Small-subunit ribosomal RNA, 5' domain, 469 nucleotides, folded computationally.
Context: one part of a larger RNA
RNA sequence: GAACGAACGCUGGCGGCAUGCUUAACACAUGCAAGUCGAACGCUAUUUAUAGAGUGGCGCACGGGUGAGUAACGCGUGGGAAACUGCCCUUCUGAGUGGGAUAACGUUUGGAAACGAACGCUAAUACCACAUACGCCCUACGGAGGAAAGGUCCGCCGCAGAAGGAGGUGCCCGCGUCCGAUUAGCUUGUUGGUGAGGUAAUGGCUCACCAAGGCGACGAUCGGUAGCUGGUCUGAGAGGAUGAUCAGCCACACUGGGACUGAGACACGGCCCAGACUCCUACGGGAGGCAGCAGUGGGGAAUAUUGGACAAUGGGGGCAACCCUGAUCCAGCAAUGCCGCGUGUGUGAUGAAGGCCUUAGGGUUGUAAAGCACUUUCACUGGUGAAGAUUAUGACGGUAACCAGAGAAGAAGCCCCGGCUAACUUCGUGCCAGCAGCCGCGGUAAUACGAAGGGGGCGAGCGUUGUUC
Numbered sequence: 001g002a003a004c005g006a007a008c009g010c011u012g013g014c015g016g017c018a019u020g021c022u023u024a025a026c027a028c029a030u031g032c033a034a035g036u037c038g039a040a041c042g043c044u045a046u047u048u049a050u051a052g053a054g055u056g057g058c059g060c061a062c063g064g065g066u067g068a069g070u071a072a073c074g075c076g077u078g079g080g081a082a083a084c085u086g087c088c089c090u091u092c093u094g095a096g097u098g099g100g101a102u103a104a105c106g107u108u109u110g111g112a113a114a115c116g117a118a119c120g121c122u123a124a125u126a127c128c129a130c131a132u133a134c135g136c137c138c139u140a141c142g143g144a145g146g147a148a149a150g151g152u153c154c155g156c157c158g159c160a161g162a163a164g165g166a167g168g169u170g171c172c173c174g175c176g177u178c179c180g181a182u183u184a185g186c187u188u189g190u191u192g193g194u195g196a197g198g199u200a201a202u203g204g205c206u207c208a209c210c211a212a213g214g215c216g217a218c219g220a221u222c223g224g225u226a227g228c229u230g231g232u233c234u235g236a237g238a239g240g241a242u243g244a245u246c247a248g249c250c251a252c253a254c255u256g257g258g259a260c261u262g263a264g265a266c267a268c269g270g271c272c273c274a275g276a277c278u279c280c281u282a283c284g285g286g287a288g289g290c291a292g293c294a295g296u297g298g299g300g301a302a303u304a305u306u307g308g309a310c311a312a313u314g315g316g317g318g319c320a321a322c323c324c325u326g327a328u329c330c331a332g333c334a335a336u337g338c339c340g341c342g343u344g345u346g347u348g349a350u351g352a353a354g355g356c357c358u359u360a361g362g363g364u365u366g367u368a369a370a371g372c373a374c375u376u377u378c379a380c381u382g383g384u385g386a387a388g389a390u391u392a393u394g395a396c397g398g399u400a401a402c403c404a405g406a407g408a409a410g411a412a413g414c415c416c417c418g419g420c421u422a423a424c425u426u427c428g429u430g431c432c433a434g435c436a437g438c439c440g441c442g443g444u445a446a447u448a449c450g451a452a453g454g455g456g457g458c459g460a461g462c463g464u465u466g467u468u469c
Stems, first nucleotide, its partner, number of pairs: 001469004006465005013341006019334002021299001026297003030294003035058003040055002043052004065252003074177007083169003088165007096130004105120006136145001138143001150157002178224003185215003190212008227249004231242004254275005277288004305331001307330003313327001314325004344374004354365004378410001380405005388396001413458005418439003424453005434441002
């Protein structure tokens, strides 16, 4: 000098665009944040068009949050082979015949509640069996196995099998990826093989047997620290530092473990077990998880509203109408940052008054003020009033913008003045009170302390502190 998610002190007019718990991954009251479909199905209620719970389907694995863990194929980059893939796209083929249940509901009944139990009834795109099988799968090449679902407003929407695509996901490898040797040896599923199991799939992934290997001063192991990257800051560059916002990847969801369902999870607002904590209880037993958006307590130098709307963009469901969406778009708060604008303009010498200095003559503040003549940006008042939306729908918002009106009117501070470093005098104080980034000032004339006048710098900011280069 530059920079900042900053904080603190003094000060503070307007607008645009950004940004806003860096600390306790501390604990959380309350509300909302994931539903939808009657064009799959039976039922109940009635105002005959809807509503309600239930079965069923799709979604809830996205989006949103956080960075605790992780030094790792986690990430980055470049390759690879032994894989899966709902919805979407392309192509081919097919959807034949039957069956038994069950929730809702009814009756009885247990419990304080959460939530159940028994018996009986019923439907389906729920479940099961048979048939069929080009291609599919297995094969000892003889053969064997395997599917479907209908609905309809008659437009269509679905269903099953197979092949391919797109996008997505899992796996493997080369290289790169912090500090410590006051960590030097580490390892027994360990390293490899055979066989088997397991997986969507390769593989000690797991197991049996066999061999005795594997890693390491080119730093293994251990300890510490840390999410990684695109980027960001600085710098002429090389480099150094950093990883807020935005974007990609990863990990986590009270702590630890586990699987279920599913195309996909070992699942933030699902389940089970254990633990800590909080709450309810009739003491038998139950309920909960804001690192979603707001908000509360706490911690802290420090970080916002318990706001509006689905109008746009996008997501889920639905043929659609539409419903849901604290994603998102907006508004609110904060000079937190960047950028722009304003706080007037011209004229005005008796160089007014006042202040300060003075050698008492004067000098300076100073064209500064007053006065005179103007202007009206911004703010204010009144009117008109968008684009963003397509034929319709606008939260923002009567906003932006435009027009008119009044009046210089409503709008300047902060730091510094010994040298470095731009800017000097007087008074007070007297090694005191104090200043200070370094050198150093202050012990009776202090340009260095405090005040005043004057001056310098920057300006809605200015200084200080912290951190990085």